[in-house]
Context: one part of a larger RNA
RNA sequence: GGAUGAACGCUGGCGGCGUGCCUAAUACAUGCAAGUCGAACGAAGAUGUUCUUGAGUUUACUCGAGAGCUCUUAGUGGCGAACGGGUGAGUAACGCGUUGGUGACCUGCCCUAAAGAAGGGAACAACCUCGGGAAACUGAGGCUAAUACCCUAUGUGCUUCUUAAGAUUAGAUGCUUUUGAAGUAAAGGUUCUGUGGACGAAAGGCUACAGUGCCGCUUUAGGAGGGGCCUGCGUACCAUCAGCUAGUUGGUAGGGUAAUGGCCUACCAAGGCGAUGACGGUUAGGGGACCUGAGAGGGUGACCCCCCACACUAGCACUGAAACACGGGCUAGACACCUACGGGUGGCAGCAGUAGGGAAUCUUGCACAAUCGACGAAAGUCUGAUGCAGCAACGCCGCGUGUGCGAUGAAGGCCUUCGGGUUGUAAAGCACUUUUCUGAGGGAAGAGAAAGGACGGUACCUCAGGAAUAAGUCUCGGCUAACUACGUGCCAGCAGCCGCGGUAAUACGUAGGAGGCGAGCGUUAUCC
Numbered sequence: 001g002g003a004u005g006a007a008c009g010c011u012g013g014c015g016g017c018g019u020g021c022c023u024a025a026u027a028c029a030u031g032c033a034a035g036u037c038g039a040a041c042g043a044a045g046a047u048g049u050u051c052u053u054g055a056g057u058u059u060a061c062u063c064g065a066g067a068g069c070u071c072u073u074a075g076u077g078g079c080g081a082a083c084g085g086g087u088g089a090g091u092a093a094c095g096c097g098u099u100g101g102u103g104a105c106c107u108g109c110c111c112u113a114a115a116g117a118a119g120g121g122a123a124c125a126a127c128c129u130c131g132g133g134a135a136a137c138u139g140a141g142g143c144u145a146a147u148a149c150c151c152u153a154u155g156u157g158c159u160u161c162u163u164a165a166g167a168u169u170a171g172a173u174g175c176u177u178u179u180g181a182a183g184u185a186a187a188g189g190u191u192c193u194g195u196g197g198a199c200g201a202a203a204g205g206c207u208a209c210a211g212u213g214c215c216g217c218u219u220u221a222g223g224a225g226g227g228g229c230c231u232g233c234g235u236a237c238c239a240u241c242a243g244c245u246a247g248u249u250g251g252u253a254g255g256g257u258a259a260u261g262g263c264c265u266a267c268c269a270a271g272g273c274g275a276u277g278a279c280g281g282u283u284a285g286g287g288g289a290c291c292u293g294a295g296a297g298g299g300u301g302a303c304c305c306c307c308c309a310c311a312c313u314a315g316c317a318c319u320g321a322a323a324c325a326c327g328g329g330c331u332a333g334a335c336a337c338c339u340a341c342g343g344g345u346g347g348c349a350g351c352a353g354u355a356g357g358g359a360a361u362c363u364u365g366c367a368c369a370a371u372c373g374a375c376g377a378a379a380g381u382c383u384g385a386u387g388c389a390g391c392a393a394c395g396c397c398g399c400g401u402g403u404g405c406g407a408u409g410a411a412g413g414c415c416u417u418c419g420g421g422u423u424g425u426a427a428a429g430c431a432c433u434u435u436u437c438u439g440a441g442g443g444a445a446g447a448g449a450a451a452g453g454a455c456g457g458u459a460c461c462u463c464a465g466g467a468a469u470a471a472g473u474c475u476c477g478g479c480u481a482a483c484u485a486c487g488u489g490c491c492a493g494c495a496g497c498c499g500c501g502g503u504a505a506u507a508c509g510u511a512g513g514a515g516g517c518g519a520g521c522g523u524u525a526u527c528c
Stems, first nucleotide, its partner, number of pairs: 001528004006524005013399006019392002021357001026355003030352003035079003040076002043073004048069009086310003095235004100230003105227003110223007118152004127142006157184005164177003188215003192211006199204001236282003243273003248270008285307004289300004312333005335346004363389001365388003371385001373382003402432004412423004437465006446455001472517005477498003483512005493500002
């Protein structure tokens, strides 16, 4: 000199764009942060309306029955909840980065292609009845639907076993072809059209079949995107850590997995690692990047992007295409809360917010209008992701606090050799301007074709008013730009280094003046 997620002191006008718990991965009141689908299913209900009809009658109202439309939803069922969002505790590791491999693998939704979708059955919620419990919740019996569950059929195919052959390869149980056997699938919903059937007084819907469009279903093959595993190289400090290791190292067989493998088990062998630093200890998420530097290098890992790990602590599995799952489950523990003392409930390292810690870090805001995501045929619903607004000079950038003229060099201050000098064109005064400010009026784009904007009556534009609303801070001995007076008297104090201060201090304090930077200035901390 540059830099910062900064803090502190003094000061503070505006705008744009960013950034904002670095400490206690401490504890959390309250609200919200993951739902959606009635076009999978039975059922319950509501209001309004439409139609048909009965009764009463005040003749346009009331009550009732039936049917439709619309709406709501506790439950069964499907998809999602493994994404998005947070944090960096752990981890010195195939964790990350990069290069390859998978002849050892998986893949819901999406795309392409092929084939199929036949026949039957038994339940369980909801609901009803009877119970238990303070509550959380829960037991027994009975009824019922489905795109929930089960059985049979079919088998283009696929899987397993088996027969034979082949290609490629370093290597074939795994690839290709082939003989035989066994096993193995499904689900419907809805729009429109037509025909038929039963029910009903009617309105009418219901139901069956056929065609048609859409959304689904099953089995395969391929793809895209995503993931698992393996691997060469790179990846902090300490040798005042020198020896470490029994599932340890390898083999055989088996289990397990989507898959390789001591991943696990049994048996066998005695190996394996290490000064090219094993083992141990300390510290630490890694990278893209960021800061600095001419570069080489050194330092850092906030914000943004990629990967990893974690979700009160420890362990475990279930479901699922995928989790050993932040707002799922079980067990144990600590903590907190409720309790009728029998027993229960909870997990902000999501967004706000509270307490605590600390030098220190924000609003319990608005909106789904845009972008993305989940579900849905759609309308749409949800979305503290996101878009915005609020607070903070925390940072960067930009603008302003007036402009021109104005000497008798006014007054006042300070200094003085008492002549004067300086503050100083500075002020006053005259003329002008209105960035900004205040008030008034108009007023967006952002929304791909009509409508639809949280931001927002914001940005921006026009008019009016009036210099009006707006300057500080640090320094002045040398380094280092800028000097005098008074006070003090090794005191009080200053100080980055050298050093100042003991009676003439340009170094302390005050004043005048000057210098630097300027909505900031200075100090402290850290890095180059």
Molecule: small-subunit ribosomal RNA, 5' domain
Organism: metagenome